Predicted 3D model of a 91-nucleotide RNA (c-di-GMP-I riboswitch aptamer) from Desulfuromonas sp. Rfam family: c-di-GMP-I riboswitch aptamer. About the family: GEMM was predicted in a large-scale screen for bacterial structured RNA regulatory elements. Clan: c-di-GMP_I riboswitch clan. The prediction has a mean pLDDT of 79.
[in-house]
RNA sequence: CCCCGACAAAGCCAACCUUCUCGUGAGAGAAGUGCGGAAAGCGGCGGAUCUUUCUCUACCAAACCAGCCCGAAGAUGGCCGAGCUGCCGAA
Repeated sequence: CCCCGACAAAGCCAACCUUCUCGUGAGAGAAGUGCGGAAAGCGGCGGAUCUUUCUCUACCAAACCAGCCCGAAGAUGGCCGAGCUGCCGAA
């Protein structure tokens, strides 16, 4: 140094829920709380899931309503993989 990750030390982050704000929505931000986390640091690149006031449209005699798949635009980095960076040091 790499792998690895301790009932170690020092710090760090903050799920659910509640309140407020923003968004059509998935969700996001702030405060409290503390489920958990060695990358729960960073960025949506691939997958996955989810959303849409977008698009498309089977069926139907026709019209209307609703709407799967595909597409588009988005959300989740605390779902998985990959990438970049990083604290500590027992076995």